[in-house]
RNA sequence: UUACGAAAAGGCAAACCCAUCGUGAGGUGGGGACGCAAAGUUUAGGGUCUGAAACUUCAGAUAGCCUGGCUGCCGAAA
Numbered sequence: 001u002u003a004c005g006a007a008a009a010g011g012c013a014a015a016c017c018c019a020u021c022g023u024g025a026g027g028u029g030g031g032g033a034c035g036c037a038a039a040g041u042u043u044a045g046g047g048u049c050u051g052a053a054a055c056u057u058c059a060g061a062u063a064g065c066c067u068g069g070c071u072g073c074c075g076a077a078a
Base pairs, nucleotide, nucleotide: 002078004075005074011036012035016031017030018029019028020027021026034064040070041069042068044067045066046065047062048061049060050059051058052057
């Protein structure tokens, strides 16, 4: 240093429950931990999902579905 992931410290937080916002997919806050070394960030490409429309469009959701962009903690072994 890396396309690697042992240890320690610290971090995030699925399902589910409560409150709240949204027609909805879902968002936010609290509780809670299945997991995560990018589960930090970005809807750029694809996928999936929702609403309207009606046969290919429009508006959305998802970054914890995949790929790409940007940024980044620790340092055993190799």
Annotation: The RNA shown here (c-di-GMP-I-GGC riboswitch aptamer) has 78 nucleotides and comes from an Anaerolineales bacterium. Of the family's consensus pairs, 90% are formed in the model. The sequence was found by an Rfam model in a public genome assembly. NCBI's taxonomy places the organism under Bacteria, Bacillati, Chloroflexota, Anaerolineae, Anaerolineales.